[in-house]
RNA sequence: UGCGCCGAGGAGCGCUGCGACCCCGUCCGGGGCCAGGCUCGGCACAGGCCAAGUAACACAACGGCGCUCAUCAUUU
Numbered sequence: 001u002g003c004g005c006c007g008a009g010g011a012g013c014g015c016u017g018c019g020a021c022c023c024c025g026u027c028c029g030g031g032g033c034c035a036g037g038c039u040c041g042g043c044a045c046a047g048g049c050c051a052a053g054u055a056a057c058a059c060a061a062c063g064g065c066g067c068u069c070a071u072c073a074u075u076u
Stems, first nucleotide, its partner, number of pairs: 001046002004043006010069006018037001021032004036062001
């Protein structure tokens, strides 16, 4: 760094629908589903690298539109 798995990023309702996924097809179109697909942490595997670091500490910033609740602060 990449793939995979697990956990976390407070909880719901409605709407649209890009990508991915599934199905169909007169073949690159149609239908279905769809707003954690992003980030952070952990594990394993594969590769790169050879001081680039390691250890310790710390642990967040975000997530279309509308609404509700929770939490926090302020005011009444």